[in-house]
Context: one part of a larger RNA
RNA sequence: CAGUUGUUAAGGAACUCGGCAAGCUAGCCCCGUAACUUUGGAAGAAGGGGCGCCCCCGAGGGUGAAGGCGUACAGCUGGAGCUCUCAGGGGCCGCAGUGAAAGGGGGGUGGCGACUGUUUAACAAAAACACAGGUCUCUGCAAAGUCGUAAGACGACGUAUAGGGGCUGACACCUGCCCGGUGCCGGAAGGUUAAGAGGAGAUGUUAGCCGCAAGGCGAAGCUUCGAAUUGAAGCCCCGGUAAACGGCGGCCGUAACUAUGACGGUCCUAAGGUAGCGAAAUUCCUUGUCGGGUAAGUUCCGACCCGCACGAAUGGUGUAACGACCUCCCCACUGUCUCAACAACUGACUCG
Numbered sequence: 001c002a003g004u005u006g007u008u009a010a011g012g013a014a015c016u017c018g019g020c021a022a023g024c025u026a027g028c029c030c031c032g033u034a035a036c037u038u039u040g041g042a043a044g045a046a047g048g049g050g051c052g053c054c055c056c057c058g059a060g061g062g063u064g065a066a067g068g069c070g071u072a073c074a075g076c077u078g079g080a081g082c083u084c085u086c087a088g089g090g091g092c093c094g095c096a097g098u099g100a101a102a103g104g105g106g107g108g109u110g111g112c113g114a115c116u117g118u119u120u121a122a123c124a125a126a127a128a129c130a131c132a133g134g135u136c137u138c139u140g141c142a143a144a145g146u147c148g149u150a151a152g153a154c155g156a157c158g159u160a161u162a163g164g165g166g167c168u169g170a171c172a173c174c175u176g177c178c179c180g181g182u183g184c185c186g187g188a189a190g191g192u193u194a195a196g197a198g199g200a201g202a203u204g205u206u207a208g209c210c211g212c213a214a215g216g217c218g219a220a221g222c223u224u225c226g227a228a229u230u231g232a233a234g235c236c237c238c239g240g241u242a243a244a245c246g247g248c249g250g251c252c253g254u255a256a257c258u259a260u261g262a263c264g265g266u267c268c269u270a271a272g273g274u275a276g277c278g279a280a281a282u283u284c285c286u287u288g289u290c291g292g293g294u295a296a297g298u299u300c301c302g303a304c305c306c307g308c309a310c311g312a313a314u315g316g317u318g319u320a321a322c323g324a325c326c327u328c329c330c331c332a333c334u335g336u337c338u339c340a341a342c343a344a345c346u347g348a349c350u351c352g
Base pairs, nucleotide, nucleotide: 001347002346003345004344005343006342007341008340010338011337014336019333027051028050029049030048031047036041038170052092053091054090055089056088058086059085060084061083062082063081067077068076069075093097105331106330107329108328110326111325112323113322117129118128133168134167135166136165137164138163139162145154146153147152171318172317173316174315176248177247178246181245182244183241184240185239186238187237190236191235192234196230197229201225202224204222205221208217209216210215249267250266251265252264253263276310277307288304289303290302291301292300
């Protein structure tokens, strides 16, 4: 000097990103317990008191001796002794009686997630995942869906109160407007459209014919192209559908102080954000402004609303209970700190 452990005057979070760490609390009995609440809870809320040993006495529980009765190895009675628990009175000792060990610190506000659960084996346990519940959609059974080349299997020895998929995520109150785009569903008149069907017409070849020759013409057959016409789904088209993917405006003016703008005008759109919430896990400007808490508060709580850029199952807003979650405050308590000291052990160091 370091590690592990213990103690500490006065103060008591002044430490620090943050009470991290440590400490406080702790068992049993009795008293007593708030808001809120889904009436279950919240609750061990909080906050108090008692607790050892000896003697006396009382009550109760267990067992049940001798003795007595007895038609008797039955049964009845009897209550001693032993033992357990509780209450009352008296006394004794220590600083201390759950005398050691084990063994909750508590309260308040807010955020997120309803809850118990699950997770990154070995840096993340969470507001992430799951979850009951809600909703949409597919599936009529050789089901849909999944695995497999197939046979076959799962689904299911189930049958729409069933099974698969998506989203949301207890509960309460709710969940507005837009179908123009994309998707899905329905429609089939018209347009477009493949192979195939079809074969108008055309190419090559040449028996023959013409020509002195070079060469030309050229039937049938074979061959190679090949127009019209015909030919589904799809797409175009016509509708529906948002708890499908998604989207949910701008400018100008206006009230007898001012300010503001219920009101008006105009442009654009498929429609222009309803309820509720709002500087928020979302607010850039921003430490917004006001209020609260502090002597002093970029955090926190309550409001306001100018929402850069909340918003309704990519759910909105609340919510008792719950949480090794996150934020802020208070009480208790402390070597976290002011500010360090001492002790024990183990290292370091010296010698071997």
The part of an RNA shown here (large-subunit ribosomal RNA, domain IV) has 352 nucleotides and comes from a Leptospirales bacterium.
The prediction has a mean pLDDT of 89.
The RNAcentral record of the full RNA draws on ENA.